Predicted 3D model of a 542-nucleotide part of an RNA (small-subunit ribosomal RNA, 5' domain) from an uncultured Gemmatimonadota bacterium.
Context: one part of a larger RNA
RNA sequence: ACGAACGCUGGCGGCGUGCUUAACACAUGCAAGUCAAGGAGAACGUUUCCUUCGGGGAAUUAUUAAACUGGCGAACGGGUGAGUAACACGUGACCAACCUAUCCUAGGGCGGGGGACAACCCGGAGAAAUCUGGGCUAAUACCGCAUGAUGUUGUUCCUUCGCAUGUUGGAACAAUCAAAGAGGGCCUCUGCUUGCAAGCUCUUGCCCAGGGAGGGGGUCGCGACGUAUCAGUUUGUUGGUGGGGUAAUGGCCUACCAAGACUACGACGCGUAGCGGAUCUGAGAGGAUGAUCCGUCACAUUGGGACUGAGAUACGGCCCAGACUCCUACGGGAGGCAGCAGUGGGGAAUAUUGCGCAAUGGACGAAAGUCUGACGCAGCGACGCCGCGUGUGGGAGGAAGCCUUUCGGGGUGUAAACCACUGUCAGGGGGGAAGAAAACUGCCGGUUCGAACAGGUCCGGCAAUUGACGGUACCCCCAGAGGAAGCACCGGCUAACUCCGUGCCAGCAGCCGCGGUAAGACGGAGGGUGCAAGCGUUGUUC
Numbered sequence: 001a002c003g004a005a006c007g008c009u010g011g012c013g014g015c016g017u018g019c020u021u022a023a024c025a026c027a028u029g030c031a032a033g034u035c036a037a038g039g040a041g042a043a044c045g046u047u048u049c050c051u052u053c054g055g056g057g058a059a060u061u062a063u064u065a066a067a068c069u070g071g072c073g074a075a076c077g078g079g080u081g082a083g084u085a086a087c088a089c090g091u092g093a094c095c096a097a098c099c100u101a102u103c104c105u106a107g108g109g110c111g112g113g114g115g116a117c118a119a120c121c122c123g124g125a126g127a128a129a130u131c132u133g134g135g136c137u138a139a140u141a142c143c144g145c146a147u148g149a150u151g152u153u154g155u156u157c158c159u160u161c162g163c164a165u166g167u168u169g170g171a172a173c174a175a176u177c178a179a180a181g182a183g184g185g186c187c188u189c190u191g192c193u194u195g196c197a198a199g200c201u202c203u204u205g206c207c208c209a210g211g212g213a214g215g216g217g218g219u220c221g222c223g224a225c226g227u228a229u230c231a232g233u234u235u236g237u238u239g240g241u242g243g244g245g246u247a248a249u250g251g252c253c254u255a256c257c258a259a260g261a262c263u264a265c266g267a268c269g270c271g272u273a274g275c276g277g278a279u280c281u282g283a284g285a286g287g288a289u290g291a292u293c294c295g296u297c298a299c300a301u302u303g304g305g306a307c308u309g310a311g312a313u314a315c316g317g318c319c320c321a322g323a324c325u326c327c328u329a330c331g332g333g334a335g336g337c338a339g340c341a342g343u344g345g346g347g348a349a350u351a352u353u354g355c356g357c358a359a360u361g362g363a364c365g366a367a368a369g370u371c372u373g374a375c376g377c378a379g380c381g382a383c384g385c386c387g388c389g390u391g392u393g394g395g396a397g398g399a400a401g402c403c404u405u406u407c408g409g410g411g412u413g414u415a416a417a418c419c420a421c422u423g424u425c426a427g428g429g430g431g432g433a434a435g436a437a438a439a440c441u442g443c444c445g446g447u448u449c450g451a452a453c454a455g456g457u458c459c460g461g462c463a464a465u466u467g468a469c470g471g472u473a474c475c476c477c478c479a480g481a482g483g484a485a486g487c488a489c490c491g492g493c494u495a496a497c498u499c500c501g502u503g504c505c506a507g508c509a510g511c512c513g514c515g516g517u518a519a520g521a522c523g524g525a526g527g528g529u530g531c532a533a534g535c536g537u538u539g540u541u542c
Base pairs, nucleotide, nucleotide: 001540002539004538005537006536007535008534011388012387013386014385015384016383017381018380019346024344025343026342028341029340030339033072034071035070037069038068042064043063045060046059047058048057049056050055079299080298081297089223090222091221092220093219094218095217098216099215100214103212104211105210107208108207109206110205111145113143114142120135121134122133123132124131125130151176152175153174154173155172156171157170158169161166181204182203183202184201185200186199190197191196192195225271226270227269232262233261234260237259238258239257240256241255242254243253244252274296275295276294277293278289279288280287281286301322302321303320304319305318324335325334326333327332352378354377355376356375360374361372362371363370364369391421392420393419394418401412402411403410404409425483427478428477429476430475431474435469441463442462443461444460445459446458448456449455486531487530488529489528490527491512492511493510497526498525499524500523501522507514508513
């Protein structure tokens, strides 16, 4: 010093922190959804018709809930440290060998068509999970066509720069590649002309390619552990050529050719281990560690594999195999807490099946908002650090009790009693926050797009609304010394001494060592010393 444990003891608060062991197995709930793209149905409304007063039919706009198609997200956030001695990590370079959804920025475009599939309806199989046949339908789903360049590819020419393979900029020709709409508002233009649109306009979205930001991929130098009772290792091995593959270099893969490559400056093997910022210690150098927090890597029951996608070889996706658990009508199916709680087990040992999205952050959305066991809070544990209290002043040559005594006395000891006060914390009562900034809505003013006195963007001001914690913190009042001290030690090291018991016994002990009849060392008592809501012991590190 500690993520500690154990023993005795235990008043309060703040801030932290809490499975170091079985990467053992998991009941239950929750932890990733969301949406002015889409079509069908249902329910509640509203209007209307019929009515045998039970109800039935039709229309309608927006709403609600649950599915379905579609978009974005689900690759983040959260957990764990099994593996890994490696370009995994740290640091410094390089990529003229690379990718990048959303976001920002500057430019151009959004023409015209087609065929399906879910949902739904009608069947079928099955215990279930689910599967399957036929039929209908929409889209920002899917597929052609048109247009098309500063893009890509190929050929030719000029040019800039670089350590090199090469590269920057420009010109000419050819080939090739795209799209989607949605939500408001209006009558200036066009069409019919009341008004509405395929017209105008605003917002947003979509496509193409350029730049940026942020993110990622790759290569290299150096750093970083024990063992030589591991001395030789290697055949895709080392290099070349052609080809393949990748976003991209490369034996990354493959065919052929050559025979190389590493190693005593420790290869190869074995053992151990996530790495760093940091943490602990120390005057420092160094040594030890890698909990919490931050960065990074790896993993997600064990092993393997790809799909989708900008991004995964994907914890709460898929497929296969293994082990295990569960359901079964025995034909077949389902599952994965190293997410948050929680259970069993292991262990010396480690917490609630809590509240809330109010704040911060994230996903989706135009927004309202929805989701969020991230997070914010609360609960439990003296586990740690810090703070406070358990009273304060007076009070005898000094009560009683206890201990001791040379029997005179001495100690406990101003300690108590008693007197006078105070009111922290806990208790009771009353008041009562900050954390909230907004978004949105309404009003006002400006700005800009616009044909517009529609409508919208942006900016500013005012008003109103939103708190889990929590009736908490804090403040005031009331009462009353009342409710609040222990633990270890006292031979030397090492602060602190006597009596009794015991008699090499019982026992103590970190080392030296104590105990065999006066033990300052064992056990008890009185007294003392040290720390104090803690004190000791054990373990580990310096």
The coordinates come from a structure-prediction model, not an experiment, and the mean pLDDT is 80.
It matches the Rfam family "Bacterial small subunit ribosomal RNA".